Source information
Transfer RNA from a Phycisphaerae bacterium, 73 nucleotides, folded computationally.
RNA sequence: GGAGGAGUAGCUCAGUCGGUAGAGCAACUGCCUUUUAAGCAGUAGGUCAUGGGUUCAAAUCCCAUCUCCUUCA
Numbered sequence: 001g002g003a004g005g006a007g008u009a010g011c012u013c014a015g016u017c018g019g020u021a022g023a024g025c026a027a028c029u030g031c032c033u034u035u036u037a038a039g040c041a042g043u044a045g046g047u048c049a050u051g052g053g054u055u056c057a058a059a060u061c062c063c064a065u066c067u068c069c070u071u072c073a
Base pairs, nucleotide, nucleotide: 001072002071003070004069005068006067007066010025011024012023013022019056027043028042029041030040031039049065050064051063052062053061
């Protein structure tokens, strides 16, 4: 340098042909318990890597860029 893949909550990841962004764990609050843990109920937490474009509407489609991984030379 060429090709392919990944980037979404604190962490691990979903998100099926474009139509309100989710789960588990973790955090916080309450219940329960002599207390802790466990269990139950709830709450909060996101510029969807960045910048543009298409569209009534983009995590999703298109282009460029950045970071990481694999591979070829």
The prediction has a mean pLDDT of 81. It matches the Rfam family "tRNA". The family's RNA type in Rfam is transfer RNA. NCBI's taxonomy places the organism under Bacteria, Pseudomonadati, Planctomycetota, Phycisphaerae. The sequence is in RNAcentral, with records from ENA.